[in-house]
RNA sequence: AGAGUUUGAUCCUGGCUCAGGAUGAACGCUGGCGGCGUGCCUAAUACAUGCAAGUCGAACGCGCCGAGAAGGGAACUUGUUCCUUUCAACGCGAGUGGCGAACGGGUGAGUAACACGUGGGAAACCUACCCUUCAGCGGGGGAUAACCAUCGGAAACGAUGACUAAUACCGCAUAGUUGUUCUAGUCGCAUGACUGGAAUGGGAAAGACGGCUUCGGCUGUCACUGAAGGAUGGUCCCGCGGUGCAUUAGCUAGACGGUGGGGUAACGGCCUACCGUGGCUUUGAUGCAUAGCCGACCUGAGAGGGUGAUCGGCCACAUUGGGACUGAGACACGGCCCAAACUCCUACGGGAGGCAGCAGUAGGGAAUCUUCCGCAAUGGACGCAAGUCUGACGGAGCAACGCCGCGUGUGUGAAGAAGGUCUUCGGAUCGUAAAGCACUGUUAUCAGAGAAGAAUAGCCUGUAGAGUAACUGUUAUAGGUUUGACGGUAACUGAUCAGAAAGCCACGGCUAACUACGUGCCAGCAGCCGCGGUAAUACGUAGGUGGCAAGCGUUAUCCGGAUUUAUUGGGCGUAAAGGGAGCGCAGGCGGUUGAUUAAGUCUGAUGUGAAAGCCCACGGCUCAACCGUGGAGUUGCAUUGGAAACUGGUCAACUUGAGUACAGAAGAGGAAAGCGGAAUUCCAUGUGUAGCGGUGAAAUGCGUAGAUAUAUGGAGGAACACCAGUGGCGAAGGCGGCUUUCUGGUCUGAAACUGACGCUGAGGCUCGAAAGCGUGGGGAGCAAACAGGAUUAGAUACCCUGGUAGUCCACGCCGUAAACGAUGAGUGUUAAGUGUUGGGGGGUUUCCGCCCCUCAGUGCUGGCGCAAACGCAAUAAACACUCCGCCUGGGGAGUACGGCCGCAAGGCUGAAACUCAAAGGAAUUGACGGGGACCCGCACAAGCAGUGGAGUAUGUGGUUUAAUUCGAGGCUACGCGAAGAACCUUACCAAGGCUUGACAUCUUCUGACAGCUCUAGAGAUAGAGUCUUCCUACGGGACAGAAUGACAGGUGGUGCAUGGCUGUCGUCAGCUCGUGUCGUGAGAUGUUCGGUUAAGUCCGGCAACGAGCGCAACCCCUACGGUAUAUUGCCAUCAUUCAGUUGGGCACUUUUACUGGACUGCCGUUAACAAAACGGAGGAAGGUGGGGACGACGUCAAGUCAUCAUGCCCCUUAUGUCUUGGGCUACACACGUACUACAAUGGUAAUGACAGAGGGCAGCGACAUAGCGAUAUGAAGCGAAUCCCAAAACGUUAUCUCAGUUCGGAUUGGAGGCUGCAACUCGCCUCCAUGAAGCCGGAAUUGCUAGUAAUGGCAGGUCAGCAUACUGCCGUGAAUACGUUCUCGGGUCUUGUACACACCGCCCGUCACACCAUGAGAGUUUGUAACACCCGAAGCUGGUAGUCUAACUACGGAGGACGCUAUCGAAGGUGGGACAAAUGAUUGGGGUGAAGUCGUAACAAGGUAGCCGUAUCGGAAGGUGCGGCUG
Repeated sequence: AGAGUUUGAUCCUGGCUCAGGAUGAACGCUGGCGGCGUGCCUAAUACAUGCAAGUCGAACGCGCCGAGAAGGGAACUUGUUCCUUUCAACGCGAGUGGCGAACGGGUGAGUAACACGUGGGAAACCUACCCUUCAGCGGGGGAUAACCAUCGGAAACGAUGACUAAUACCGCAUAGUUGUUCUAGUCGCAUGACUGGAAUGGGAAAGACGGCUUCGGCUGUCACUGAAGGAUGGUCCCGCGGUGCAUUAGCUAGACGGUGGGGUAACGGCCUACCGUGGCUUUGAUGCAUAGCCGACCUGAGAGGGUGAUCGGCCACAUUGGGACUGAGACACGGCCCAAACUCCUACGGGAGGCAGCAGUAGGGAAUCUUCCGCAAUGGACGCAAGUCUGACGGAGCAACGCCGCGUGUGUGAAGAAGGUCUUCGGAUCGUAAAGCACUGUUAUCAGAGAAGAAUAGCCUGUAGAGUAACUGUUAUAGGUUUGACGGUAACUGAUCAGAAAGCCACGGCUAACUACGUGCCAGCAGCCGCGGUAAUACGUAGGUGGCAAGCGUUAUCCGGAUUUAUUGGGCGUAAAGGGAGCGCAGGCGGUUGAUUAAGUCUGAUGUGAAAGCCCACGGCUCAACCGUGGAGUUGCAUUGGAAACUGGUCAACUUGAGUACAGAAGAGGAAAGCGGAAUUCCAUGUGUAGCGGUGAAAUGCGUAGAUAUAUGGAGGAACACCAGUGGCGAAGGCGGCUUUCUGGUCUGAAACUGACGCUGAGGCUCGAAAGCGUGGGGAGCAAACAGGAUUAGAUACCCUGGUAGUCCACGCCGUAAACGAUGAGUGUUAAGUGUUGGGGGGUUUCCGCCCCUCAGUGCUGGCGCAAACGCAAUAAACACUCCGCCUGGGGAGUACGGCCGCAAGGCUGAAACUCAAAGGAAUUGACGGGGACCCGCACAAGCAGUGGAGUAUGUGGUUUAAUUCGAGGCUACGCGAAGAACCUUACCAAGGCUUGACAUCUUCUGACAGCUCUAGAGAUAGAGUCUUCCUACGGGACAGAAUGACAGGUGGUGCAUGGCUGUCGUCAGCUCGUGUCGUGAGAUGUUCGGUUAAGUCCGGCAACGAGCGCAACCCCUACGGUAUAUUGCCAUCAUUCAGUUGGGCACUUUUACUGGACUGCCGUUAACAAAACGGAGGAAGGUGGGGACGACGUCAAGUCAUCAUGCCCCUUAUGUCUUGGGCUACACACGUACUACAAUGGUAAUGACAGAGGGCAGCGACAUAGCGAUAUGAAGCGAAUCCCAAAACGUUAUCUCAGUUCGGAUUGGAGGCUGCAACUCGCCUCCAUGAAGCCGGAAUUGCUAGUAAUGGCAGGUCAGCAUACUGCCGUGAAUACGUUCUCGGGUCUUGUACACACCGCCCGUCACACCAUGAGAGUUUGUAACACCCGAAGCUGGUAGUCUAACUACGGAGGACGCUAUCGAAGGUGGGACAAAUGAUUGGGGUGAAGUCGUAACAAGGUAGCCGUAUCGGAAGGUGCGGCUG
């Protein structure tokens, strides 16, 4: 510090997710040790048991015990025991009394508050114990617990009577503070304060313990009293600070203030009586919700954000609620009273209790410990002290809960062991890892010795100082002595053994780390993206690897990353986001100059900012964690000194901002009234006759009752052609005939006046298209709804004919629009150029004009700059400032609820649950469009011949079957694989056999096997007989058989695991690269453009310049010539023959080679002086001459595992192999491709010609004979330019004469031939006979542009036989093409796009089903906080007729207690509302869900352009009307 994820790719916006750190944690797996910390986050739920606050005898009386002492008595063991009396230390017990119990410890329920933090104030206060100072401590009195007696009660506890003490209680004296009144001085910001003076009301324990004593007392210490001060602790007040909701906007009656009084330690409505009507609040009152606050802790670069465990400070609470008492201090955790709930005891009358102290229990929960030891240390209470008490505290125990440290060995060791895993079978890896050998002993175990924490402590004995008359005591000091829970612990030493000590998670990317097997969209994983449908590095297991390590992962939560709430540090034209527009209160901001002030600001100083923590340094535990000491820091607050630039305040001035007056100017600016013409419609009349109207085409409609058309006259309403213009005006909405009246704003000029008067603007107010609403008018045209006609599968639409609200006017509502420049208002600054509107100035000019400058508008182009890009660019989206509004992922949703407004429609404000990982902007490349432009192709058109109808052949589907083997499926499957299924082929079926196998290699053994004959069998095969080897370097081998296992074998699966081959777009003209340039980038450019071409062919231009694969050419055939060759070919001349038969020849034809020829080369025209096109000449051939081979980058997961090869899977006495027979040839039917026809351009018969290219020895077979013929028999020649296969259409002649025929030949019967082991299923051919359909073919559709179509035959391959198929060959030989509007396909450019699996795309809404959350809902239930009234405990305070009463007075009485009573008052009761939660038949919409229904609304001109507002209609998307926008 970033990364993943929207896309085919890109940039941006934007969310989601991850990597880091942290925790009082929990869960899963695992677990050796130690140190230091930490440990109920939930039920402030209920609690058994024990302990957690006592102490003082030096305050007091009593009781018990009773060392000891004394006296007396008794016994005798004559110094002991016992009894008794008195005194009595120490101790114990309850009581009176004092101090403490208000600390310490726990918890966080409540609390949004002066509760907390921070800084101040108290001249408005208190403070026990402690310290300092001053002054005191006189003299009296009356009671009462305990105890005793009696009594009540189950108990708790109590009643009565009698006695007694005090440091308990009460008067008196003294003292003067204090209170009141009066008064003087000084001081303070103020109320006032301080110091004096005068008058007047209120205290002591002479106690305790020591010492001394002349017993009178004195003295010391500790107590005690008054006063002053301090310290400590507390109380009150104030400024500032820290939270969510405005869908909480008004709150308040002691409420705000005053006066008098009361109360308090003290100020104060704290309380009360009276008076006034105030007080708080958009700088957020009130209400609701949530919450203890802080130092700090976590995170972060910081600013911030989150948290408030442990430790420390403060607050609050103690079962719930209320209350006071005591006291220095409480409204009191281990006190009291009352009420309530709960628990316990009970004799039923009544009592007792409060773990949010330490342990512990139950419960709750994912979850949190021992009913431990000790007061040794520190601290606290009491005490003179010893000491007692102390679950505070110090320690130990449990828990990997956290942090820190240590260990689980070290060295050597290659046969790279065994074993595991993988493997290309070679090996690799675990791996020096192990074993083995040699060491070490941290830890562990055992044993030994053994701390610090303990002293400035306590006690005892001395000494010294001060003080005293002196002593005790005190202080200092010396010596002695005592004290350890932890704990025989830490640390140390010795001995023993490698022995007892490693797991967890991950391994697709982010993110370090990969293979095998299993599974097969299953099981499962997953933080996000996403894996899994038979080769999963993503699931599970194993091996290996990576990471961390006594831990490792997961979950939860917080911060970070997130600049994703942006102060630091974001945005708003199109991504979310500018309010529809203006006016304007508050608020915010504000021109120039001078003076002053010092609030902001800057700076110095002072105080404070507790300790702990963080940071730094040093130090102590062996290190570290941890701890100690010191420093820094604590960004804050307050006080004070200073500065005066800037902001603010005050004062004075200025004119440039703003405004006023003056002189001019333009304008659909607004309101009202009046007037005008054109047009539509209607009415009347005339003319006139059959249609009009409307549409893509029609129909509804109108018209012979006279329409439409035309003419004249009239009525009425609405709107104002031309002018008219990115022209004008207005804040926006908006404004358009003319005239008049009233009226707002703007601009220009000049510079007279005012003198900052300004800008913006939350709330507020006003205006605000269309539609819509109310009342009343009006109504020509248009026109939602509606009706009818069409269209259509339907058509609630588009189109047509009608037509009502409405549109118009007046008044009143509504308050919204794509109210848009999708761009808030204002001010200033920043290159140019060019239009236009309204002014002003200047120059020139007779005029019309022209030119220059300038102000205010309104447009275009464009530079800097900005921007994600598109683009904006003086009218900013630039550079700056001021103010307002708004945004923070998509959906849910502008919805629900609540509130406000409205007559309603509805508007404004405006969520959440839930759900997704995207939604989105701009631009790019493609693809697509019922977008555009250009071009091409037998693509259409123009033609010719067909197919589709018939019969047959053949293939396919379907059906059938034991099997009808398999594959191919739009074009690009279907006479295709198959260039030829009777057996074989053959893969299928039935039956019968074999199992190392029909075939290959290896190992072992044997030496035959084969052949022939016979028997059985359908055959494979089995048995019998016969016959019996070969080569050899003698080792063996060939061959055959047997055995064994490695293996063979598979036309079994997967063409979606593959290679190879092939089809198709398409012989279409395209597809790319290097360098450069442009762009943030994907990409672009080049390759686009203008021409041209069959062509990305060529030319020109151009930020491109070049190049490659394609095109073309090179190759083959063909068309012409030349040269060479001359047999088997040829024959002009010579000879010869039936015959080029032969001699001869090679001229010609021909053959085979080589070569020439054609290149827009030449001429003309056109074009741009180009490329090229057109015409012509010459030429056998002319513009790629014709044909072929040749197929770019790629597309279709196209086809083929059955040609072959091949991964993986599957079968192994079978999915292999052999055999016989059958099947692939079936047959209601459908389709494709062909053949033959339907006839006279023909059939039949006779006769006469003319090819090319091929094939031939298990072959072609002349010729002869036989047969009607297929053929048969005999047989020459030829391995072929020599021989053979071997022509037809055509010509000529005759006949048939339009018919199911002398057309057509299917089908069937009979008789034959050929091939072949075999012709039944199931071949071909011949002859005789038979003679079906069919008379030119519906919708639709195919081929072909010249030697082509059409037509005629021939040959070949396959092949024993079988050709209407296929591949070739030659013969005869046309018609037509105006042209590119349309159909199909393709190419280039451009445009739109919501598509990218790319239009066979995407996608909307209803309905149906399942699930989820949510709104409404008759209600129901529960809770919270108030209000009104009733009742009214305890208690304080007030009142008091009643009762009682020791201290003082004593004659009354004062004072006190009880009782009664009044106000207040908790709980409780009643009532109506408010708010919140849960639930509710039913119901509304919403969301989600591989394959449901209906349509097709949107995206392309999406097939009616879309969208916004509104109204209306419709199953649904939606349609239509009105106005608006261009996205």
Small-subunit ribosomal RNA from uncultured Facklamia sp., 1527 nucleotides, folded computationally. The prediction has a mean pLDDT of 83. It matches the Rfam family "Bacterial small subunit ribosomal RNA".